Small-subunit ribosomal RNA, 3' major domain from an uncultured bacterium, 477 nucleotides, folded computationally. The RNAcentral record of the full RNA draws on Greengenes.
Context: one part of a larger RNA
RNA sequence: UGACGGGGGCCCGCACAAGCGGAGGAACAUGUGGUUUAAUUCGAUGAUACGCGAGGAACCUUACCUGGGCUUAAAUGGGGAGUGACAGACUUGGAAACAGGUUUUUCUUCGGACACUCUUCAAGGUGCUGCAUGGUUGUCGUCAGCUCGUGCCGUGAGGUGUCGGGUUAAGUCCCAUAACGAGCGCAACCCCUAUCGAUAGUUACCAGCACGUAGUGGUGGGGACUCUAUUGAGACUGCCGGUGUAAACCGUGAGGAAGGUGGGGAUGACGUCAAAUCAGCACGGCCCUUACGUCCAGGGCUACACACGUGCUACAAUGGUAGUUACAAAGCGAUGCGACACCGCGAGGUAUUUAGCAAAUCGCAAAAAAGCUAUCGUAGUUCGGAUUGGAGUCUGAAACUCGACUCCAUGAAGUUGGAAUCGCUAGUAAUCGCGCAUCAGCACGGCGCGGUGAAUACGUUCCCGGGCCCUUGCACA
Numbered sequence: 001u002g003a004c005g006g007g008g009g010c011c012c013g014c015a016c017a018a019g020c021g022g023a024g025g026a027a028c029a030u031g032u033g034g035u036u037u038a039a040u041u042c043g044a045u046g047a048u049a050c051g052c053g054a055g056g057a058a059c060c061u062u063a064c065c066u067g068g069g070c071u072u073a074a075a076u077g078g079g080g081a082g083u084g085a086c087a088g089a090c091u092u093g094g095a096a097a098c099a100g101g102u103u104u105u106u107c108u109u110c111g112g113a114c115a116c117u118c119u120u121c122a123a124g125g126u127g128c129u130g131c132a133u134g135g136u137u138g139u140c141g142u143c144a145g146c147u148c149g150u151g152c153c154g155u156g157a158g159g160u161g162u163c164g165g166g167u168u169a170a171g172u173c174c175c176a177u178a179a180c181g182a183g184c185g186c187a188a189c190c191c192c193u194a195u196c197g198a199u200a201g202u203u204a205c206c207a208g209c210a211c212g213u214a215g216u217g218g219u220g221g222g223g224a225c226u227c228u229a230u231u232g233a234g235a236c237u238g239c240c241g242g243u244g245u246a247a248a249c250c251g252u253g254a255g256g257a258a259g260g261u262g263g264g265g266a267u268g269a270c271g272u273c274a275a276a277u278c279a280g281c282a283c284g285g286c287c288c289u290u291a292c293g294u295c296c297a298g299g300g301c302u303a304c305a306c307a308c309g310u311g312c313u314a315c316a317a318u319g320g321u322a323g324u325u326a327c328a329a330a331g332c333g334a335u336g337c338g339a340c341a342c343c344g345c346g347a348g349g350u351a352u353u354u355a356g357c358a359a360a361u362c363g364c365a366a367a368a369a370a371g372c373u374a375u376c377g378u379a380g381u382u383c384g385g386a387u388u389g390g391a392g393u394c395u396g397a398a399a400c401u402c403g404a405c406u407c408c409a410u411g412a413a414g415u416u417g418g419a420a421u422c423g424c425u426a427g428u429a430a431u432c433g434c435g436c437a438u439c440a441g442c443a444c445g446g447c448g449c450g451g452u453g454a455a456u457a458c459g460u461u462c463c464c465g466g467g468c469c470c471u472u473g474c475a476c477a
Base pairs, nucleotide, nucleotide: 001477002476004473005472007471008470009468010467011466012465013464015460016459019424020423021422022421026313028311029310030309031308032307033306034304035303042053043052064299065298066297067296068295069294070293076122077121078120079119080118081117082116083115084114088103089102090101091100092099093098106113107112124288125287127286128285129284133282134281135277136276137275138273140271145184146183147182148181149180150179151160152159153158164175165174166173190265191264192263193262195233196232197231198230199229200228201227205222206221209220210219211218236259239253240251241250242249243248315417319376320375321374322373323372324371331364332363333362336357337356341350342349343348383414388409389408390407391406392405393404394403430452431451432450433449434448435447436446
């Protein structure tokens, strides 16, 4: 000088408290441990692993196992030699890869081109080391810190600045001051959203004027409104009052769509954890080279006494069922979205692969919860839907291992969950649907979108994490 303390002081955070809803009990989904296995490929392991890499394992993927093949090899380039084939088609064996057979059989300016075979030089490795590395990432933490130049102080390590008094979300700002300045962070500049202009007006819109329809902006037209998308305005403690030297704070203050960072996002300082990743990629070293390389078929990654994490569905009446009736946003679409019609109880199917649409034009598309009407009457039920049997649909060479969905039947556990534990402070929690990526098919996961829409916060004694300062202890560096 730091680090540490079940030492002290100050401050902050869904940290506690006050509330709301969960999880821990059940069934199922998914990941992990363990066990099993020929193999159940590998990695991730307190917070910071465990719906994580994986934004989608039937084959492929695939790295694992079993078996069958190849050895310049799957690809590319160079040197040498050879052939006019090779490839293709047919055929034999085979699970395929591959091996064998038959057949057709190049161009040429004669230099060669092209293709293949042999040989040779370069290969290949998801093999090891993340404790040799680059790059990237998690975390402390969007916490308010981390430093430098000159000066000054100290023999020196080092200190000062960065401390003190206030203030702030903030090392934010003010005052004071042997310090004066500066840098990386904070804030602002960027994007979305909330209000109002200007410009523009199709595919969006329809107030007024007409036309037309069973009905519909359907048509003429309009540029008002909504909206779209470009550009501006607007919020700055600017104004008023109070407190204060100031910074600033206070007010159901005014005005305002919005008020004190308006809300959200992007943005992550010096560093910590020899944190994670050699399997995304790159790369040093080591190792394999008729195999630890490579091709193929089948299997496995989907096993199952059990244990844990994350989810989903419930246990019901603020509900279930049946009927009826409204209101979104954001996306996606040509190997695509697919209306309408007809068939089927339905998943779906049919049409020359039907109409329309490269889409503010057409389609996916029905929003759902909510509302209204009826019924059920507290029951293992008209709750709950697991499991199993049967019959099907779709995708795909192919659904046995091992897909999703539909219909009929079946109708398990479960009556609110022990100790202990998680999230959330407002358009949030809770709840309700919709879309997208991946993708032939497969979503209870992930990422987005809107609808309905709360309760509570006295406060900082305590638990956890963090910041600052002083002081004390210290067998630590």